About this RNA: The part of an RNA shown here (small-subunit ribosomal RNA, central domain) has 350 nucleotides and comes from an uncultured bacterium. Rfam family: Bacterial small subunit ribosomal RNA. Its mean pLDDT, the model's own confidence on a scale to 100, is 91.
Context: one part of a larger RNA
RNA sequence: CUGGGCGUAAAGCGUGCGUAGGCGGCCUGUUAAGUCAGAUGUGAAAGCCCCGGGCUUAACCUGGGAACUGCAUCUGAUACUGGGAGGCUAGAAUGUGGGGGAGGAGAGUGGAAUUUCCGGUGUAGCGGUGAAAUGCAUAGAGAUCGGAAGGAACACCAGUGGCGAAGGCGGCUCUCUGGACCAACAUUGACGCUGAGGCACGAAAGCGUGGGUAGCAAACAGGAUUAGAUACCCUGGUAGUCCACGCCGUAAACGAUGUCAACUAGCCGCCGGCCUCACUCUAGAGGUCGGUGGUGCAGCUAACGCAUUAAGUUGACCGCCUGGGGAGUACGGCCGCAAGGUUGAAACUC
Numbered sequence: 001c002u003g004g005g006c007g008u009a010a011a012g013c014g015u016g017c018g019u020a021g022g023c024g025g026c027c028u029g030u031u032a033a034g035u036c037a038g039a040u041g042u043g044a045a046a047g048c049c050c051c052g053g054g055c056u057u058a059a060c061c062u063g064g065g066a067a068c069u070g071c072a073u074c075u076g077a078u079a080c081u082g083g084g085a086g087g088c089u090a091g092a093a094u095g096u097g098g099g100g101g102a103g104g105a106g107a108g109u110g111g112a113a114u115u116u117c118c119g120g121u122g123u124a125g126c127g128g129u130g131a132a133a134u135g136c137a138u139a140g141a142g143a144u145c146g147g148a149a150g151g152a153a154c155a156c157c158a159g160u161g162g163c164g165a166a167g168g169c170g171g172c173u174c175u176c177u178g179g180a181c182c183a184a185c186a187u188u189g190a191c192g193c194u195g196a197g198g199c200a201c202g203a204a205a206g207c208g209u210g211g212g213u214a215g216c217a218a219a220c221a222g223g224a225u226u227a228g229a230u231a232c233c234c235u236g237g238u239a240g241u242c243c244a245c246g247c248c249g250u251a252a253a254c255g256a257u258g259u260c261a262a263c264u265a266g267c268c269g270c271c272g273g274c275c276u277c278a279c280u281c282u283a284g285a286g287g288u289c290g291g292u293g294g295u296g297c298a299g300c301u302a303a304c305g306c307a308u309u310a311a312g313u314u315g316a317c318c319g320c321c322u323g324g325g326g327a328g329u330a331c332g333g334c335c336g337c338a339a340g341g342u343u344g345a346a347a348c349u350c
Stems, first nucleotide, its partner, number of pairs: 003322004007304002012318001014201004021194003025088004030083002033081002035077008049065006091191001092188004096183003103177007110154001115149007125136002162169002206247006215241002220236004258317006266295012299306002323350003332343004
C1' cells in the first nucleotide's frame, strides 16, 4: 500500500460537542484545475523485449527496432468532480400554537419505617441458629403505650411505562433551566453529514478538606462450623455509604451491535400528539407522525439468531482487529495528591 473483517469467534472509542480533513441536494449559464483526445519536445547510454550479424556453439560481443506506461508545452472536448456567478426548496434550521415526561440545578416540605433517648404499664426472659454460643436483661431488658431527637431512603401508584447523548433519573411543592414530539402555515435558502487532534460530561469504589452518621457495612473483634476455616452462619463494628467543594476517569460504561441518510412484506401490543367518523352514558373505530416492545417474509448469518429500532440492500465519515501465552506487563511520554489511568512493546515460548 492492499485484502478480509468488528452482536456471541480478535475487533465499535463509555457518551456527546466540535477544529482540521473527508464527503455533500435540484436548476441555469460560466471557467477548464481534476478528467478525456490529438500534436510537439523530452524521456542519456547500457540493460529487458523483438529482428539480424560476429566468435565451430553458448555465455559473451555487436547493428537496428520497439519500449521507456512519465514529464512539460500547445490545441481542443465539457458529461462528471472542483472553482466562481445567479436561482430553487424536497435536506437542515428558525418563528407561531399545543400537549406530554423519575431530563438537569437550587430551595423548601410530608408521612411510614429503623435506631437511640425520656416517661408510663409490666416481668423474666430477649435475641439468634441447622443446632448453638458470643451478645442484651432483675441496676428491670424484650413486649406495649405516649413523647422527643436524628439520619437516610421514598411502599402503593409502577408498567418489555416515561425522560436523558451516555453515565443515569422515582414522595410532594416552588423557582431557574435543557432537549424531544405534534399541527398548520410562514421565514432563511444547502446554512448539511461525519469528525484525527481538542473540549466537556461520565456508575460504583477510591482520594483531599470540612461537616454529618439512623440503618447498612469492607477492615477488625468475638461466637459457631470445620481436620483446619484468615470463609460461608451468628453477635458486634470502623472507614465508607449521606452533604459541600475539589480530584479520580474506570466498568459485563452491554443492544457485548459507532454516527448519519436512503431503500426493502406483513400482523399484534404499549406511550405522546394530531385528523376523521361514531357519541346519551361507558367506552370506541379508522387514519397519520414520533417513540417503545412482541412476532414474522424476503434477504443475511458458521450457527444462534437479526429481520423498517436490521445483523437485509447501499452510500458518507470516524474508531478498531490481524494466532495463543508473555501482557494490557516492561520501558519511555503524558495525566494524577495517591491509588492508579492512558499510550503500549520485545525476548522467549506453543